[in-house]
Context: one part of a larger RNA
RNA sequence: GGAUGAACGCUAGCGGCAGGCUUAAUACAUGCAAGUCGAGGGGCAGCACGGGUAGCAAUACUGGGUGGCGACCGGCAAACGGGUGCGGAACACGUACACAACCUUCCUUUUAGUGUGGGAUAGCCCAGAGAAAUUUGGAUUAAUACCGCAUAGUAUAUUGGAGUGGCAUCACUUUGAUAUUAAAGAUUUAUCGCUAAAAGAUGGGUGUGCGUAUGAUUAGGUAGUUGGUAGAGGUAACGGCUCACCAAGCCUUCGAUCAUUAACUGGUGUGAGAGCACGACCAGUCACACGGGCACUGAGACACGGGCCCGACUCCUACGGGAGGCAGCAGUAAGGAAUAUUGGUCAAUGGACGCAAGUCUGAACCAGCCAUGCCGCGUGAAGGAUGACUGCCCUCUGGGUUGUAAACUUCUUUUAUCUGGGACGAAAAAGGGCCAUUCUUGGUCAACUGACGGUACCAGAGGAAUAAGCACCGGCUAACUCCGUGCCAGCAGCCGCGGUAAUACGGAGGGUGCAAGCGUUAUCC
Repeated sequence: GGAUGAACGCUAGCGGCAGGCUUAAUACAUGCAAGUCGAGGGGCAGCACGGGUAGCAAUACUGGGUGGCGACCGGCAAACGGGUGCGGAACACGUACACAACCUUCCUUUUAGUGUGGGAUAGCCCAGAGAAAUUUGGAUUAAUACCGCAUAGUAUAUUGGAGUGGCAUCACUUUGAUAUUAAAGAUUUAUCGCUAAAAGAUGGGUGUGCGUAUGAUUAGGUAGUUGGUAGAGGUAACGGCUCACCAAGCCUUCGAUCAUUAACUGGUGUGAGAGCACGACCAGUCACACGGGCACUGAGACACGGGCCCGACUCCUACGGGAGGCAGCAGUAAGGAAUAUUGGUCAAUGGACGCAAGUCUGAACCAGCCAUGCCGCGUGAAGGAUGACUGCCCUCUGGGUUGUAAACUUCUUUUAUCUGGGACGAAAAAGGGCCAUUCUUGGUCAACUGACGGUACCAGAGGAAUAAGCACCGGCUAACUCCGUGCCAGCAGCCGCGGUAAUACGGAGGGUGCAAGCGUUAUCC
């Protein structure tokens, strides 16, 4: 000198864009953050409409008839999105390869199919237990829930023949045999689904080379440890991954083991570079979800807002027993030098579900707070000398300086205030009309949709009107005099100032630097 997720002191006009618990992965009140589908189903608690019966009517009773729909069965989603950096020095990450050792819901393409039966169960109803959470028994009922039978091969399993190739286990192509395994319907007739197989795409899984912190005041470490078996089990898959048996190996001064520290990277800061330091925000990967362990479901989890167990803590209780997990968004307490609103909207982008309309979305987009940073603008401009007054200084009837500064004259109106107009982001999708089309779809027309926001922006009005501080002035280092003090009070980054003429302390005048900021502290280069 540059930089910062900064803090503190003094000061403070505006806007744009960004950023905002670095500490206690401490504890959490309250609300919200993952639902959706009635075009899968039985149904009808509530709402709306209409119906029936009684009644003059008010009203009462009744009935799923229609829209729709609480709870329930079922499907898909909940493994994404969002948060944090605890752990981890290792295939965790980065990079480059490999899988002849693997999986992949939804999506795309292609081929084939979608036949026929059955028994339950939730809900509803009845009867109970319990303070509650919850739960027991009985009766009855449906499905795209569950289970048979039929059919089926380029699927799976076993087993033959022929050929080609490689990289060792082998792989691929072709042709046979035997056995086994499918399905689900809905509908407004447009379509949406379901089953089997192949290919693709996407997302993952696994292995390996190299790179990736410090310490030798850590030198030996290791028994599933190292290897083997056409071994067994397990996995989507290879493998001591697990087990049985056999052998005694394996790693290590090119640093094993142990200890300490640490998420990693793209990048960021600085520097001419080499390097050094860092890894906030944004993006990719990993790990975690009160501490620890475990599996279930599923294409995918050993699952933040799922389950079970142990533990700590908090809460409810009728003392028998139960409930909970903000490292989601806000917010609270605590800690701390220190870090924001219990806001708006799904309008856009994206996600889940749905044929769709649409619903949900603290993702996201916006707004609020904070000079935390960067950038921009303003606090007026031109003229104006009797060089006015005041202040300060001096060699003091005077002069210098403050200083074109002020007054005064002319002008402007950014900004602020008021008034009026007023966006882009939103044109699609869907639905509707018309036209075309072999499937499928394409074209066109009109209408609808904005949280931000009456915001940005534009126009007008009057008026210099609404707007400057902070640090420093001995040298380094730009900027000097007076007064006070008298080794005192104090200053100080280093050298050093102060003991009676202090340009170094305190004040004043003047000056210098930066400027809505300026200084100080901390840290890095």